Predicted 3D model of a 1528-nucleotide RNA (small-subunit ribosomal RNA) from Aristerostoma sp. ATCC 50986.
RNA sequence: UGAAGAGUUUGAUCAUGGCUCAGAUUGAACGCUGGCGGCAGGCCUAACACAUGCAAGUCGAGGGGUAACAGAGUAGCUUGCUACUGCUGACGACCGGCGCACGGGUGCGUAACGCGUAUGCAACCUACCCUUAACAGGGGGAUAGCCCAGAGAAAUUUGGAUUAAUACCCCAUAGUAUUACAAGAUGGCAUCUGAAAGUAAUUAAAGAUUUAUCGGUUAAGGAUGGGCAUGCGUGACAUUAGAUAGUUGGUGAGGUAACGGCUCACCAAGUCAGCGAUCCAUAGCUGGUUUGAGAGGAUGAUCAGCCACACUGGGACUGAGACACGGCCCAGACUCCUACGGGAGGCAGCAGUAGGGAAUAUUGGUCAAUGGGCGAGAGCCUGAACCAGCCAUGCCGCGUGCAGGAAGACGGCUUUCUGAGUUGUAAACUGCUUUUGUACGGGAAGAAAAUGCCCUUGCGAGGGAAAUUGCCGGUACCGUACGAAUAAGCACCGGCUAACUCCGUGCCAGCAGCCGCGGUAAUACGGAGGGUGCAAGCGUUGUCCGGAUUUAUUGGGUUUAAAGGGUGCGUAGGCGGAUCUUUAAGUCAGUGGUGAAAUCCUGCAGCUUAACUGUAGAACUGCCAUUGAUACUGGAGAUCUUGAGUGUACUAGAGGUAGGCGGAAUUUAUGGUGUAGCGGUGAAAUGCAUAGAUACCAUAAAGAACACCGAUAGCGUAGGCAGCUUACUGGAGUACAACUGACGCUGAGGCACGAAAGCAUGGGUAGCGAACAGGAUUAGAUACCCUGGUAGUCCACGCCGUAAACGAUGUCAACUAGCCGUUGGAAUCCUUGAGAUUUUAGUGGCGCAGCUAACGCAUUAAGUUGACCGCCUGGGGAGUACGGCCGCAAGGUUAAAACUCAAAUGAAUUGACGGGGGCCCGCACAAGCGGUGGAGCAUGUGGUUUAAUUCGAAGCAACGCGAAGAACCUUACCUGGCCUUGACAUGCUGAGAACUUUCCAGAGAUGGAUUGGUGCCUUCGGGAACUCAGACACAGGUGCUGCAUGGCUGUCGUCAGCUCGUGUCGUGAGAUGUUGGGUUAAGUCCCGCAACGAGCGCAACCCCUGUUCCUAGUUGCCAGCAUUUAGUUGGGCACUCUAGGGAGACUGCCGGUGACAAGCCGGAGGAAGGCGGGGAUGACGUCAAGUCCUCAUGGCCCUUACGGGUUGGGCUACACACGUGCUACAAUGGUAACUACAGAGGGCAGCGACUUAGCGAUAAGUAGCCAAUCCCAAAAAGUUAUCUCAGUUCGGAUUGCACUCUGCAACUCGAGUGCAUGAAGUUGGAAUCGCUAGUAAUCGUGGAUCAGCAUGCCACGGUGAAUACGUUCCCGGGCCUUGUACACACCGCCCGUCACACCAUGGGAGUGGGUUGCUCCAGAAGUAGCUAGUCUAACCUUCGGGGGGACGGUUACCACGGAGUGAUUCAUGACUGGGGUGAAGUCGUAACAAGGUAGCCGUAGGGGAACCUGCGGCUGGAUCACCUCCUU
Repeated sequence: UGAAGAGUUUGAUCAUGGCUCAGAUUGAACGCUGGCGGCAGGCCUAACACAUGCAAGUCGAGGGGUAACAGAGUAGCUUGCUACUGCUGACGACCGGCGCACGGGUGCGUAACGCGUAUGCAACCUACCCUUAACAGGGGGAUAGCCCAGAGAAAUUUGGAUUAAUACCCCAUAGUAUUACAAGAUGGCAUCUGAAAGUAAUUAAAGAUUUAUCGGUUAAGGAUGGGCAUGCGUGACAUUAGAUAGUUGGUGAGGUAACGGCUCACCAAGUCAGCGAUCCAUAGCUGGUUUGAGAGGAUGAUCAGCCACACUGGGACUGAGACACGGCCCAGACUCCUACGGGAGGCAGCAGUAGGGAAUAUUGGUCAAUGGGCGAGAGCCUGAACCAGCCAUGCCGCGUGCAGGAAGACGGCUUUCUGAGUUGUAAACUGCUUUUGUACGGGAAGAAAAUGCCCUUGCGAGGGAAAUUGCCGGUACCGUACGAAUAAGCACCGGCUAACUCCGUGCCAGCAGCCGCGGUAAUACGGAGGGUGCAAGCGUUGUCCGGAUUUAUUGGGUUUAAAGGGUGCGUAGGCGGAUCUUUAAGUCAGUGGUGAAAUCCUGCAGCUUAACUGUAGAACUGCCAUUGAUACUGGAGAUCUUGAGUGUACUAGAGGUAGGCGGAAUUUAUGGUGUAGCGGUGAAAUGCAUAGAUACCAUAAAGAACACCGAUAGCGUAGGCAGCUUACUGGAGUACAACUGACGCUGAGGCACGAAAGCAUGGGUAGCGAACAGGAUUAGAUACCCUGGUAGUCCACGCCGUAAACGAUGUCAACUAGCCGUUGGAAUCCUUGAGAUUUUAGUGGCGCAGCUAACGCAUUAAGUUGACCGCCUGGGGAGUACGGCCGCAAGGUUAAAACUCAAAUGAAUUGACGGGGGCCCGCACAAGCGGUGGAGCAUGUGGUUUAAUUCGAAGCAACGCGAAGAACCUUACCUGGCCUUGACAUGCUGAGAACUUUCCAGAGAUGGAUUGGUGCCUUCGGGAACUCAGACACAGGUGCUGCAUGGCUGUCGUCAGCUCGUGUCGUGAGAUGUUGGGUUAAGUCCCGCAACGAGCGCAACCCCUGUUCCUAGUUGCCAGCAUUUAGUUGGGCACUCUAGGGAGACUGCCGGUGACAAGCCGGAGGAAGGCGGGGAUGACGUCAAGUCCUCAUGGCCCUUACGGGUUGGGCUACACACGUGCUACAAUGGUAACUACAGAGGGCAGCGACUUAGCGAUAAGUAGCCAAUCCCAAAAAGUUAUCUCAGUUCGGAUUGCACUCUGCAACUCGAGUGCAUGAAGUUGGAAUCGCUAGUAAUCGUGGAUCAGCAUGCCACGGUGAAUACGUUCCCGGGCCUUGUACACACCGCCCGUCACACCAUGGGAGUGGGUUGCUCCAGAAGUAGCUAGUCUAACCUUCGGGGGGACGGUUACCACGGAGUGAUUCAUGACUGGGGUGAAGUCGUAACAAGGUAGCCGUAGGGGAACCUGCGGCUGGAUCACCUCCUU
């Protein structure tokens, strides 16, 4: 006996920090739903207004009496009516007594002795009740009622006559009552108290009924209830700091039940307050309730205690008790009645009504019980109370069935699709049960013989007999019958958080507690199926606590996250060294009282159980009293020296203030020399200068600042302090241990000091220099740069009071490893030195433990502790507004809220980026060669046009790209005309072989007619292929989505990188390995190393090529032999070549270098040398890169059309712009002639020799070749001649005519040929591309596609250069490091003005309310005082009157009301200020990188705006250099 966390900031991490959730709670409300019972609860809002009824009466045993009722009697008498008798029971109204001050309601007011708790009253009262003692004698006068007569509508009221009392009055009696006087035992710290006893005066009484009681008076005591006082406790605001005049005290008096400024007169000047007075706003307090582990927090419904209030305000009367909820008077507001003259009323009692509101019940029954009032009692009254009604408002209990049942039914949903899964033993069906329900029957307890009556008794009390009393209620409960019969919903299902799929929707509709979902595949919206949770309820909303250690006493922080005051002195306060004695306040222990009951907890018990209730205990953590203990703290006293201070002797120092002096430099002036520039910048210009500048020399003047020394050196509390010197002066350190004896530490308020800028007055002004002017820069440039320059900077006196006033680290004290410097002092030692050791006070670096979120700190702590102070509590709004204080002003200080966001922030990590750094590479630059950009044409793209100009590709990495070839076709586009199971696939039925000839119409598709043809297999049933027709499943789609996808591809990039396992380090993200020193083309290799290994990449393995060998020798080759026009043939296979297989190259060898390494340099040999050259090969990944029009594919869309066929057209358009090419501009050339040498390919619907024809393209005929055999096939650059620099014999566009070829077809729209024509163009602006060797450049050749069509693409060989110093710069990349506010990653992030919309808020001439202070006016009712007036039963009287009383008058106090002037608060206000939020608005680009002028702080000026500039400060600045120190 009791403690749980999660989501959300980031690419990820740890921390800080807020927001949100899960729990419990409720007088609740709302939505959907709803079977029963028990026990509770039920206007939280308008203390708003109330119709109607009821809620306080009772006593005849106090009284006079008799209005109503009943009885009795008497009389009249028409036997059932009238009259009479208070005679009896009783009793309206009245007099009288008691009660009405309780009970019931509400929470306005109240921050208070109101409440709680504990005390006190020697300063008090107490009806009824109890106890004790005593008493009650004698008289008197009225009055209500009733009656008579009036007034009034009524309410009410006047006069007269008469009458009673337990009503009233007088006299007597009077103790221990009261008052006065005197005395005073005892007790108390004291003011005081006042026993027994004394003297004088004063004050009482009521009867009733019938024999025994009740009632009355006085006194004392008790009980009960109240009054007053006090200690302590009991919310918020200091943007409320001073409040107070009966105020504080005293003396006296009055008043009260009683103390008291409670009231008054006089005297004094006090009293309260930072331990929060006063003011303002809010609020009934408590036991308790709720939450919490607790400490706490929130709350104060029901029940209980106290208080306050009763329409609002004031007031008293009566009474034991009230300043009185259902009493009175007055004022006010409101409502009602009225005959208009006047009256009546108070639900915050119970019901109920209207209204307000999200919201809260019946105009019920009974006094049977419990209790209250009255009464002798019976009894009466009692909306207290007990019951019932309504409401799922809460808590508790029960039920809506239980068992079996697989064809795993139907249906639903899903699906990989007809198979299955799920709903689901669920249903149907069979059996069982009957709580509940319905019907019928029985039927309580609550009631005590309580009360009355009778008997006994001294009184308490006891005994006895016969009766009577139940609202609830024929209720609870019990029994019988019937029959699964009468009974399930709500929310949720992305994570937190248990529970998943389909459809619809398409950033729409909507959801949402937080994070967030929704833009065509949404487990997040809506519906459905299924599931999960709770269940007669479930969810939502609101409240409060918890979680939140997120105000932290328990139990937080403050270098950088929010947070140390700029610094000191010092008041209050807090804390305080050693020893002894004492005290006992704190502290501890015991005991006593109290802490109401209820509640909570525990045990037991009663309702069938539980809720609920009863009983007993514990607890109530508190307060008070008392007794004891004395370690610690406190108080008192005494002593001490170590804290602190003093003294003496020394020491260092930019410590301070005032005065004097000095030199260098700058500027100016004068003079001299001297001549044309000076100055300034990235480059310039403004400026100065021939009136002589700059430069140099001399002299003079002035002001400001003090080079070197100079130093992580010194001094100071901080700000700060620097030439030399004088005077005055503060502090510190060391040594000694003489003196004082805790004198100390901290420090709210307070006081003083306090950089720079700024202000005021007066000086001063050399240089510098906000503002300003000019010149540049720029798109602009209110800037950076330059030339000038005013305030200012300086001095004196006075303000200001702020800084990144920083070590972003408060002060003081103690303790806790060291090492190395440095400044000041001291001691010891000697080897006397530039010495060593020790010590002390500072000032630095590194480092252990420890701490820290990390970075880091680490005896100068951010460690371990103690004391005191300041400050913080999400970001923004905002250090702002308003108010106060300060200031001449600028402004400072103190310091919010509304509103808004779910973050803001710190440290560290990985990337990316930098107009950061280092190292390295690349045709990246440089060095070169040739181009593009200019012309004409070709081709692609954009744009435009069009019926259509189909679509895609878009920086590099789209643009001679998809397309290796658009006249039709292709073709996807457009126009017209057609088809609808379709051009194509599978399945079904019927018919027919398939197929084919010819003709007609038509642009064709198509339609009509027509000829030939009967096939194959067979078990003879039929079957297979094909064609036609029909119906339906379906086909079809180059339609959309490449941002749903697969596959393929591009790119960084053939760049050298990308990762993993184990280990180690770090809280972690991560790091290490992979970094470092070398080296390489390379993360290539070596060495080192908390790493050791491994994988994908690199390299190698593969192909081509370069050398050689072996094998083989046709279609290839031919040295030698023969033959010949010809390797043609014989022959041969040596060579070339072909194509298979080998060899060869590895830094292997030598020298040098390097670290005895890897490697590098040079050399030898070699065909080839350090990767020999080329290709294929493309790591992890990036770009939502490209492609749905290659293909495949999810989803969506079309289905007589977005499908299919067809004709013609278009993709070929053309002011224009761009890309890629071709041809040129010419002589390294053109033209003509002549001539040699390749490689690699292709060829049967083909290549086509050769011959002939043609100027030619070609045509006719045809040999050969399915190819190392034949053909294409001529290689071209070459050589020679000519042209002679011109728009040409360059250039060939364009155009005309005539042709060729392909092809159904060359008009739109092919290629080629011949003749003629002969454009631009004379080497190309800014800019830009390729290339490092067999490369560039140049020359031709072939192929794919293809009927035809190449300047494109792919391949092939021929000729064949130049240059590379090198890595500063441009671009791209790699590694390391650094900064970062970036992570969609710099094409990032982000600031401010302006414009628009909305929101809250400040100011504002004012305006309208609320509250309130002060000064006045006024003065109802009432009380008190006074009193000329009027009236007057009791008593006295000398009979005149007096006493006493009532009314009236007046004074004081005072409510409402009125006036003036302030304060405060709320609302509103033209206009106005800033702030916040908002989708893609405008202008710039201030910040983050060295953010392109490092940034920021304070201050001042300026400017559209971010901002700029001056002065001082900071590092929370990158880079470079220097210095210092540490480790090995």

Overview:
The prediction has a mean pLDDT of 84. RNAcentral holds the sequence, with entries from ENA. NCBI's taxonomy places the organism under Eukaryota, Alveolata, Ciliophora, Colpodea, Aristerostoma.